Molecule: c-di-GMP-I-GGC riboswitch aptamer
Organism: Planctomycetaceae bacterium
RNA sequence: CUCGACAAAGGCAAACCGGUCGCGAGGCCGGGGCGCAAAGCCAUGGGUCUCAAUUCCGAGAUCGCCAGGCCGCCGAAA
Numbered sequence: 001c002u003c004g005a006c007a008a009a010g011g012c013a014a015a016c017c018g019g020u021c022g023c024g025a026g027g028c029c030g031g032g033g034c035g036c037a038a039a040g041c042c043a044u045g046g047g048u049c050u051c052a053a054u055u056c057c058g059a060g061a062u063c064g065c066c067a068g069g070c071c072g073c074c075g076a077a078a
Base pairs, nucleotide, nucleotide: 002078003075004074011036012035016031017030018029019028020027021026034064040070041069042068044067045066046065047062048061049060050059051058
């Protein structure tokens, strides 16, 4: 470095429920815990999803869909 253990320490948090913001997809906070070794960060490419007003060769959402980029805890075996 690759790699990822019925290891240790710590971390994140799906559905669902409550609150709140948003037209919406969804976001945030609390509860919850399905899962996760990048389920940390970035909408860069693809995918999926949304759109009230104005504009529609537009504006958005999602990184817990995939790829890519950046950063990173621990250390058995190989």